[in-house]
Predicted 3D model of a 74-nucleotide RNA (transfer RNA) from a Dehalococcoidia bacterium. NCBI's taxonomy places the organism under Bacteria, Bacillati, Chloroflexota, Dehalococcoidia.
RNA sequence: GGGCGAUUAGCUCAGCUGGCUAGAGCACCUGUCUUACAAACAGGGGGUCGCAGGUUCGAGUCCUGCAUCGCCCA
Repeated sequence: GGGCGAUUAGCUCAGCUGGCUAGAGCACCUGUCUUACAAACAGGGGGUCGCAGGUUCGAGUCCUGCAUCGCCCA
């Protein structure tokens, strides 16, 4: 230098063929229960979907550039 893949909640990830409110598990907070802790049960908070543009009535999803990480080639 070239190619491929990944980037979504604190962590691990899902999100099909673009569609209306962005989700799950774990973690965290509150309550119930307990002498207390854990577990269990009930409820709750948390996201500029890596950044910047573009296409579209509409983008996590498509296109372009950049960034970071991983793998391969030279």

It matches the Rfam family "tRNA".